[in-house]
RNA sequence: GCACCUUUAGUUCAGCGGGAGAACGCUACCCUUACAAGGUAGAUGUCGGUGGUUCGAUUCCAUCAAGGUGCA
Numbered sequence: 001g002c003a004c005c006u007u008u009a010g011u012u013c014a015g016c017g018g019g020a021g022a023a024c025g026c027u028a029c030c031c032u033u034a035c036a037a038g039g040u041a042g043a044u045g046u047c048g049g050u051g052g053u054u055c056g057a058u059u060c061c062a063u064c065a066a067g068g069u070g071c072a
Base pairs, nucleotide, nucleotide: 001071002070003069004068005067006066007065010024011023012022013021018055026042027041028040029039030038048064049063050062051061052060
C1' cells in the first nucleotide's frame, strides 16, 4: 500500500428496513440475626463519526476513525 472482518448498555453479545433487546453487572425493596443465594421493581444506549438512498436506517451505499486477519 491492497483486500476482508469487527465497532450496539458498565462487560460479553443478539438484532439486520417500521417497537433497541438478552445474560451478567448496578440501584431500591422483600427475605435473613447478618452475609450469600433467591424473589419483586427500576435506571442506564448520541447503535463509532459524517454524508447519501428511502415515507422511514442499528440494518442499505460512500467516506473517515479505531481494532483485527491475510497478501505485498